[in-house]
Molecule: TPP riboswitch aptamer (THI element)
Organism: Pseudomonadota bacterium
RNA sequence: UAACUUGGCUGGGGGUGCCCGCGUGGCGGGCUGAGAGAUACCCUUUGAACCUGAUCCGGAUCGUGCCGGCGUAGGGAAGCACGUAACCCCCCGC
Numbered sequence: 001u002a003a004c005u006u007g008g009c010u011g012g013g014g015g016u017g018c019c020c021g022c023g024u025g026g027c028g029g030g031c032u033g034a035g036a037g038a039u040a041c042c043c044u045u046u047g048a049a050c051c052u053g054a055u056c057c058g059g060a061u062c063g064u065g066c067c068g069g070c071g072u073a074g075g076g077a078a079g080c081a082c083g084u085a086a087c088c089c090c091c092c093g094c
Stems, first nucleotide, its partner, number of pairs: 008080003011044004017031006050075003056069004
């Protein structure tokens, strides 16, 4: 000293389904998952967090984006500072 990785800070983006019961404005339990409305979880352009396609297709399930396809598809929210190693130069010693 430019870049890069992992973290940090600030800001921003996103989803919240299915089944059962009850005393059904809601409460409790079960399934998958990071997260099923938690101020928590995840993602932040190196972008599958998430949305459209989709009242889609195949499989499984009590049931459901539960699994796979679709998907090298189309969209989708950014800045900063520090740090480490490599590399370069200078000095000292051998």